[in-house]
Molecule: SAM riboswitch aptamer (S box leader)
Organism: Gemmatimonadota bacterium
């Protein structure tokens, strides 16, 4: 690098160093010298791998599945905007209206992170 599978509406920043760029891509919209991005140090937020404990399915009994809680020592991972929005399909609505701007269902592709297998 690809490939299974699972999850993306919630949650979490503060010093130093150092200085212009970041938010996958294109666009749009946005953040940034009240300090981007990196590095380093702390801190935090989660609970995917990890333990307890209930519960249903499940078997002859285990085993294995699913669900609900609790914990948080490691291993990872996050700490601005639903993954910042965006395609398609349908569907509610506002407005001096062949149009614009606001939402709802549903789907897809791409991505972003774990766990596997190779």
């Nucleotide at each position: 690098a690809g490939c299974u599978c699972a999850u993306c509406g919630a949650g979490a920043c503060c010093g130093g160093c150092u200085g212009a760029g970041g938010g996958a891509a294109a666009g749009g919209c946005c953040c940034u010298g009240u300090g981007a991005a990196g590095c380093c140090g702390g801190g935090g937020c989660a609970a995917c791998c990890u333990g307890c404990g209930g519960g249903a399915a499940g078997u002859g009994g285990c085993a294995u599945u699913c669900c609900c809680g609790c914990a948080a020592a490691g291993g990872u991972g996050c700490c601005a905007a639903c993954u910042c929005c965006u395609g398609c399909g349908g569907u509610g609505g506002a407005c001096g209206a062949u149009g614009u701007c606001c939402g709802c269902c549903g789907u897809a592709a791409a991505g972003a992170u774990g766990a596997g297998a190779c």